[in-house]
Context: one part of a larger RNA
RNA sequence: GAUUGAACGCUGGCGGUAUGCUUAACACAUGCAAGUCGAACGGUAACAGGUCUAGCUUGCUAGACGCUGACGAGUGGCGGACGGGGGAGUAACGCGGAGGAAUCUACCUAGUAGUGGGGGACAACAUGGUGAAAACCAUGCUAAUACCGCAUACGCCCUAUGGGGGAAUCAUUCCUUGCGCUAUAAGAUGAGCCUGCGUCGGAUUAGCUUGUUGGUGAGGUAAAGGCUCACCAAGGCGACGAUCCGUAGUUGGUCUGAGAGGAUGACCAGCCACACUGGGACUGAGACACGGCCCAGACUCCUACGGGAGGCAGCAGUGGGGAAUAUUGCACAAUGGGGGAAACCCUGAUGCAGCCAUGCCGCGUGUGUGAAGAAGGCUCUAGGGUUGUAAAGCACUUUCAAUUGGGAGGAAAAGCUAUUGGUUUAAUAACGGCAAGCCUUGACGUUACCUACAGAAGAAGCACCGGCUAACUCCGUGCCAGCAGCCGCGGUAAUACGGAGGGUGCAAGCGUUAAUC
Numbered sequence: 001g002a003u004u005g006a007a008c009g010c011u012g013g014c015g016g017u018a019u020g021c022u023u024a025a026c027a028c029a030u031g032c033a034a035g036u037c038g039a040a041c042g043g044u045a046a047c048a049g050g051u052c053u054a055g056c057u058u059g060c061u062a063g064a065c066g067c068u069g070a071c072g073a074g075u076g077g078c079g080g081a082c083g084g085g086g087g088a089g090u091a092a093c094g095c096g097g098a099g100g101a102a103u104c105u106a107c108c109u110a111g112u113a114g115u116g117g118g119g120g121a122c123a124a125c126a127u128g129g130u131g132a133a134a135a136c137c138a139u140g141c142u143a144a145u146a147c148c149g150c151a152u153a154c155g156c157c158c159u160a161u162g163g164g165g166g167a168a169u170c171a172u173u174c175c176u177u178g179c180g181c182u183a184u185a186a187g188a189u190g191a192g193c194c195u196g197c198g199u200c201g202g203a204u205u206a207g208c209u210u211g212u213u214g215g216u217g218a219g220g221u222a223a224a225g226g227c228u229c230a231c232c233a234a235g236g237c238g239a240c241g242a243u244c245c246g247u248a249g250u251u252g253g254u255c256u257g258a259g260a261g262g263a264u265g266a267c268c269a270g271c272c273a274c275a276c277u278g279g280g281a282c283u284g285a286g287a288c289a290c291g292g293c294c295c296a297g298a299c300u301c302c303u304a305c306g307g308g309a310g311g312c313a314g315c316a317g318u319g320g321g322g323a324a325u326a327u328u329g330c331a332c333a334a335u336g337g338g339g340g341a342a343a344c345c346c347u348g349a350u351g352c353a354g355c356c357a358u359g360c361c362g363c364g365u366g367u368g369u370g371a372a373g374a375a376g377g378c379u380c381u382a383g384g385g386u387u388g389u390a391a392a393g394c395a396c397u398u399u400c401a402a403u404u405g406g407g408a409g410g411a412a413a414a415g416c417u418a419u420u421g422g423u424u425u426a427a428u429a430a431c432g433g434c435a436a437g438c439c440u441u442g443a444c445g446u447u448a449c450c451u452a453c454a455g456a457a458g459a460a461g462c463a464c465c466g467g468c469u470a471a472c473u474c475c476g477u478g479c480c481a482g483c484a485g486c487c488g489c490g491g492u493a494a495u496a497c498g499g500a501g502g503g504u505g506c507a508a509g510c511g512u513u514a515a516u517c
Stems, first nucleotide, its partner, number of pairs: 001517004006513005013363006020355001021321001026319003030316003035078003040075002043071002047069003050065007085274001087272001094199003098195003103191002108187002111184005116150001118148002125140005162179001164177003168173001200246003207237003212234008249271004253264004276297005299310004327353001329352003335349001336347004366396004376387004400458001403452001405450002410444001415438003420433001461506005466487003472501005482489002
């Protein structure tokens, strides 16, 4: 000199933009953060409509009916493996960049072949029992895209499920359409595995290793392999630093530097590992799963003492620790994600707003004129000098802030109606595309921006002035009180301490401390 996720002291007008627990991976009150589908299913707890019945205050009161819109709880499907968080562990194929072969891959894309015919249950529900409650037990009924056989299936093994719309027949059959389901071979995407190289310090750590190193065979896995097991051989690693100890997530990057380097890994992005601590599997295409399950432990809470419940390193917020770090905000309008045919629902992701001079950038705090060089202050050789065109006065301007009115863009869609073309078809239905009309969708938001209006009106501090280093005098103090980054100042004329006047530097900041180059 540059820099910072900074803190502290004094001071503080506005806007844009970015950042904001670096410490205790300490403990957490409360709310929210993952649901959705009735076009898979039996149904109907609530709401609304309709129909029927009864009563009468003739338009409300009660009851019944799932008939309709819808839908609590339940069965079932998909998603809760993404998104979000912090960095404890890890010196490792963890990461980086470069290769490899023995693998899997839901949803998606395009292709091929199918989607036949049956069965038995379990929830919900009803009844009963025990219990303070949570909950549990028994009996009975029932549906499905839930579950199980058969056929397709041939040398062996293996699959399937329907529902929505429309039409005809006229009472449950057939046809059709697009959506599903099954198998298979590909693609795409994602994931698992292996190898060579690189990746902190310590030798006051020199030897380490028995599934250890290799082979044969078997098991296991989606997959190669001591991954596991039986047998056999006795190997394997190491001063080119094994083993052990300490420290540490890693990279793109960031800071600094002319560079080589050095330091670092906040925010943003990729990968990894973790989810109260330790262990384990289940389900599933995918987990050994942050807001799933089981066991053990510590801690906390409820209890009628029999027994139960919990996990903010999600967003806010609380206590604690600390020099120190924000709101228990608004919205799904946009972007994206999950579910759904869609409408739509959910989304503390995200978009925004709030707080903080924490950083960076921009603007303002007036402009011109004005010598009686006013008054006052300071100083003085008492003449003056300086503050100083500074102020006052005169003439202007109105950025920003305040007030008034207007006002984009972020909105593309979706829905409804009509039309046209194509695929098909018995079809004007269904589905898709194009374009026209209608109806509309904004949290931010009193938005950005523009306009009008009044008045200099509302807006300057901080550090320093011995040398380094830009900037000097007076008073007080008297080796005292104090200053200090280094040299050093102070013991009666201190430009170095304290105050004042003046000056210098930077400026909504200025200094100090800490840290890196």
Description:
The part of an RNA shown here (small-subunit ribosomal RNA, 5' domain) has 517 nucleotides and comes from an uncultured prokaryote. The full RNA is in RNAcentral, with records from ENA.